The RNA shown here (glmS glucosamine-6-phosphate activated ribozyme aptamer) has 162 nucleotides. The model forms 91% of the base pairs in the Rfam consensus. It matches the Rfam family "glmS glucosamine-6-phosphate activated ribozyme aptamer". For this family Rfam cites "Control of gene expression by a natural metabolite-responsive ribozyme" (Winkler et al., Nature, 2004). It was read from a public genome assembly, where an Rfam model found it. Its mean pLDDT, the model's own confidence on a scale to 100, is 75.
Order: sequence, then structure tokens, then C1' cells
RNA sequence: UAAAGGCGAAUAGCGCAAGUACUGACCAAAGGCUCUUGGGACAGUAGACGAGGUGAAGGAGUAUCGAGUUUGUCAGCGGAUGCCUUCCGAUUAACCCGAAUCGAUAGUGAUUGACAAAGACAGACAGUGAUGGCUGGGACAAAGGGAAUCACACGGGGUUAG
Repeated sequence: UAAAGGCGAAUAGCGCAAGUACUGACCAAAGGCUCUUGGGACAGUAGACGAGGUGAAGGAGUAUCGAGUUUGUCAGCGGAUGCCUUCCGAUUAACCCGAAUCGAUAGUGAUUGACAAAGACAGACAGUGAUGGCUGGGACAAAGGGAAUCACACGGGGUUAG
């Protein structure tokens, strides 16, 4: 210095697991006894797929968008980039006051075009199992922001620049 492996941190549509659903190699019971049924203990599994989103402080509390789903993506807890107020900052030529909209990618609108993962399919791995993660090729959103082009962007004041 390189490779492989291990450990740790970070990764906020994120984490958790008291209800619930599901599983089991255990226990005892019943039955129609290679099995089935319900019960118990213990141990587990599931419990949201990505896109987008953070100036600072405080506050409230079911915080955007679509995908999948004949089934729990059920009910819930915590948090959170959403929301409200104030402050700071940006834009409307510069500075000041107000207003509006925004957040260091910092005004609004229109048009154009680009942008997902899971599921599904195929393969193989771990697990008794529920189930979990992995690989491969291909596909499909909406909101939003970014890109390009175009259009538009208030009132008052004095000054500056042109």
C1' cells in the first nucleotide's frame, strides 16, 4: 500500500412490540391414534414498499405523495425533515420600512422531458417452522424538487448605480 474478513458509527416513512395474528423439536389431555383437535409453559415470527422532505428557537400533535394488497400495510407506542408563531436570511435593480412567496439548490406560473422500491417472475441460501435476508433480468407511480425555455413579480421613502 492492496485485498479479504471482523467490529463500530451513520442512514427519521424511521424505531419499538404491552394487544393481536402466526410458528415450534416441549408438556399433559381427548379423539375417528403414521394423524387431528383444543389447552398450557417456554422460545420465536410478523407488525409500511419506496419517492419527497431539515435556517434557528418555541408550540400543538392521527405530518406529504403515490405503489402493492381477494390476506394484518390490523389496533398501538415513541420519534420525525410537515404545520403554526417569532427571529434570521433570500427574491421582487441596490439600501431601508411594509407585503407576498420561499430556505444558502432560498419568488410564482406555464410548457417540455428525466427520475422508485417492494410486490410479481426466475434462482438459490438460512431456519423444525412461522418466516427472513440474498441474487438476476424486466416493469409500473404520484406528490415534490431539480433541469431547460418562456412569462410575470406589489406599495411607500430617500439615496446610489445605469